RNA sequence: GCCACCUUAGCUCAGUUGGUAGAGCAGGCGCUUCGUAAGCGUCAGGUCCGGAGUUCGACUCUCCGAGGUGGCU
Numbered sequence: 001g002c003c004a005c006c007u008u009a010g011c012u013c014a015g016u017u018g019g020u021a022g023a024g025c026a027g028g029c030g031c032u033u034c035g036u037a038a039g040c041g042u043c044a045g046g047u048c049c050g051g052a053g054u055u056c057g058a059c060u061c062u063c064c065g066a067g068g069u070g071g072c073u
Base pairs, nucleotide, nucleotide: 001072002071003070004069005068006067007066010025011024012023013022019056027043028042029041030040031039049065050064051063052062053061
């Protein structure tokens, strides 16, 4: 220098032939217990890496950037 892939909740990740975002763990509260752990219930938490474009509508499609991983030279 070139190519491919990834970026979504505190962490690990889902979400698609575009219709307004979810799970597990972690956290708060409650139940249970003599107490702790475990278990169960419930609540909170993200304007989806940034910008622009297309569209009635974008996490999703296009373009330009940023960061990361792998490969090639």

Background: This is a predicted structure of a 73-nucleotide RNA (transfer RNA) from a Candidatus Wolfebacteria bacterium. It matches the Rfam family "tRNA". Rfam classes the family as a transfer RNA. Its mean pLDDT, the model's own confidence on a scale to 100, is 81.